[in-house]
RNA sequence: CAAUAGGGAUACGGCAGCGGGUCGGCUUCGAACCAGGUCAGGGCCGGAAGGCAGCAGCCUUAAGGAGUACGACCCGUGUGUCGCACAGUUUCCGGGAGAGC
Numbered sequence: 001c002a003a004u005a006g007g008g009a010u011a012c013g014g015c016a017g018c019g020g021g022u023c024g025g026c027u028u029c030g031a032a033c034c035a036g037g038u039c040a041g042g043g044c045c046g047g048a049a050g051g052c053a054g055c056a057g058c059c060u061u062a063a064g065g066a067g068u069a070c071g072a073c074c075c076g077u078g079u080g081u082c083g084c085a086c087a088g089u090u091u092c093c094g095g096g097a098g099a100g101c
Stems, first nucleotide, its partner, number of pairs: 001098001006093004012083005017077008025068005035060004043052003
C1' cells in the first nucleotide's frame, strides 16, 4: 500500500415516537332584538267563553370560541428501530492474505 471480511456513525427509504398546523368527530360555552320552543307579568280582541300577538326568564341551538386520552392529512426532527439492489452516500475504528521500500 492493500484483496477480503467485521464493527460504529451518516445519507436514502419504511414504520413508529415527539413537537406543531389543518380538517373532521366528541364535550362544553355561546343570540336584549334581526333563530326555534315554552311564554310569568303586562298588552290587544270579545257581552262572555275564550282567543291573538308577544318582552323578560328558562330550554335547544346557529355563526363563532375553548378543550380533547379519538380519526385523517401535512410540516419538522443531534428520539428509536428495520431495510433492498447496484461494490453499494460519506466517513471513522480495529484486523489483515499479499506486495513494495